[in-house]
Context: one part of a larger RNA
């Protein structure tokens, strides 16, 4: 050096767990902001960090309810001081304080900082409230231009601004694809960008369909149906009538009269929801570090869902079935009561009006419609034009006539639909730490970039720290006694402890 047993070392797989995820289901909630929000800077403890809370009244202040023996958040222990059955820590409702940034709003401004001004109050120092813009109201002034308007000005007992995950309407609106290349045409009215808006939102009571029979608003659905079209008739795009389902709800308008109510507000019970709280029934032996396994012998069930507890517990515990409960404050519904025709608003009745014009249409350009200008209706308009007005008009797929059908040019309007930043609860033939979320751990951090962005790694001693007093070697790491432990090759680099790869020890070969 090499093969071979044995036994370590290093490494961290596997294997078991799980606090975190993923996906789902019901139900709730769908917003918050000028009463200063979302997010955050800097503070606040006996205390050096850092989460978490809170705000100079600062891990907290006050009320009121729940609850009852400890507490003084976590990391994290020790000490100091304290509080508490004259009921504290903690839940919950309500209130109070709430620095400086941020829409940020006095004016600046390289956010968390700078510098005013008025006006009360104070000899001051200072405190305190006010000073942003737009819009709307009111009121005061008020050119050119006589009246008058425009502008200025103050005041408000208004309102907007700004943030939020998707889901909605609405303006603008690509391209890479596809056509086996590419130019109509596809991706696609798609991403993206704006703007508004709500718990959902858009639509919505036919100038709608359909056939000669009819039918009755809108949204969703699953058929008709990849059908009828349409289309460099290529690639593709692709419908509606009708039929079945869910959910249904229908209405207003300007004046006069008359009548009567209803929204609001107060009170009373009720039902929810924000703390809670009551709950059944077990013992024994052996084993074993521990009993919930085993073995005896029982009990309880409107509870054998589930977690915990030294091995697997319907009867140890926290729970679960099934009852009960709110001083506050919010929600839904019901009764009563309450003001009042001065203002607003609405219902019925009668009267007697109105009955959408630069509008339908048309011509040129374009768009939307399953429909690419086609024969191309239908609907939207950028330009030019332009009726009739119920003895009237639209529409029925060029376009004419018969018939049918319907009333635009004005406006509301639940539900069935569509989403989940969220909050409760349940639940899986989801994953178990190279998975699952990027993030189980102090993760959108560390660390990379000027920036816009990008973006990790990282669980697991033991039931219980009982975390190894004391002694020795060592300068210390760091061993070896002793000592806890069931275990210590469970020893903090900690559960198992694979492989690679490196020792020692023996043997055999060279």
């Nucleotide at each position: 050096u090499g093969c071979a047993u044995a036994u370590g070392a290093u490494g961290g797989a596997u294997g078991c767990c799980u606090u975190g995820g993923c996906g789902a289901u019901c139900a709730c909630a769908g917003g918050c902001g000028a009463u200063g929000a979302a997010g955050g800077a800097c503070g606040c403890g006996g205390u050096a960090g850092c989460c978490u809370g809170c705000g100079a009244a600062a891990a907290g202040c006050u009320a009121c309810g729940g609850g009852g023996a400890g507490c003084u958040g976590g990391c994290a222990a020790a000490c100091a001081a304290g509080c508490u059955u004259u009921g504290a820590u903690c839940c919950g409702u309500a209130g109070a304080u709430g620095u400086c940034c941020g829409a940020a709003u006095g004016g600046g401004g390289a956010a968390a900082c700078c510098c005013a001004c008025c006006g009360u109050a104070g000899u001051a120092a200072u405190a305190c409230g006010g000073u942003a813009u737009c819009c709307c109201a009111u009121g005061c002034u008020g050119a050119a231009u006589a009246c008058a308007u425009a502008g200025g000005c103050a005041u408000g007992u208004g309102g907007a601004g700004g943030c939020g995950a998707a889901c909605c309407g609405a303006g603008u609106g690509a391209a890479c694809u596809g056509a086996a290349c590419c130019a109509u045409c596809u991706c696609a009215g798609u991403a993206a960008c704006u703007c508004g808006a709500g718990g959902a939102a858009a639509a919505g009571a036919a100038a709608u369909c359909a056939a000669c029979c009819g039918a009755g608003a809108u949204u969703c659905c699953g058929g008709a149906a990849g059908u009828a079209g349409u289309g460099g008739c290529g690639a593709g795009c692709g419908a509606a009538a009708c039929c079945g389902g869910a959910c249904c709800a229908g209405c207003c308008u300007g004046g006069a009269u008359g009548u009567u109510u209803u929204a609001g507000c107060g009170u009373a019970g009720u039902g929810a929801a924000u703390a809670g709280u009551c709950g059944a029934a077990u013992g024994g032996a052996a084993u074993g570090g521990a009993a919930a396994g085993u073995c005896c012998a029982g009990c309880c069930g409107u509870a054998g869902c589930a977690g915990g507890u030294g091995a697997u517990a319907g009867c140890c515990c926290u729970g679960u079935a099934g009852g009960c409960g709110a001083a506050a404050u919010u929600c839904a519904g019901u009764a009563c009561g309450u003001g009042g025709a001065a203002c607003u608003a609405a219902g019925c009745a009668u009267c007697g009006a109105a009955c959408a014009a630069g509008u339908a249409g048309g011509g040129c350009g374009g768009g939307a419609c399953a429909c690419g200008u086609g024969a191309a209706a239908u609907c939207c308009u950028g330009u030019c034009u332009g009726a009739a007005u119920a003895u009237g008009g639209g529409g029925g797929g060029a376009c004419c006539a018969u018939c049918c059908u319907c009333c635009a040019a004005g406006g509301c309007u639940a539900a069935a639909u569509a989403c989940u930043c969220g909050u409760g609860a349940u639940c899986g033939a989801c994953c178990g730490a190279u998975a699952g979320u990027g993030a189980a751990c102090c993760a959108g951090u560390a660390c990379c970039g000027u920036g816009a962005g990008g973006g990790a790694a990282a669980g697991g001693c033991g039931a219980a720290a009982a975390g190894a007093a004391c002694c020795c070697c060592g300068g210390a790491a760091g061993g070896g006694g002793a000592g806890u432990g069931a275990a210590a090759u469970a020893g903090a680099u900690c559960c198992u402890g694979a492989a690679a790869u490196c020792g020692u020890a023996u043997g055999c070969a060279u």

Model confidence (mean pLDDT): 84 of 100. Predicted 3D model of a 510-nucleotide part of an RNA (large-subunit ribosomal RNA, domain I) from Pseudomonas aeruginosa. The full RNA is in RNAcentral, with records from ENA.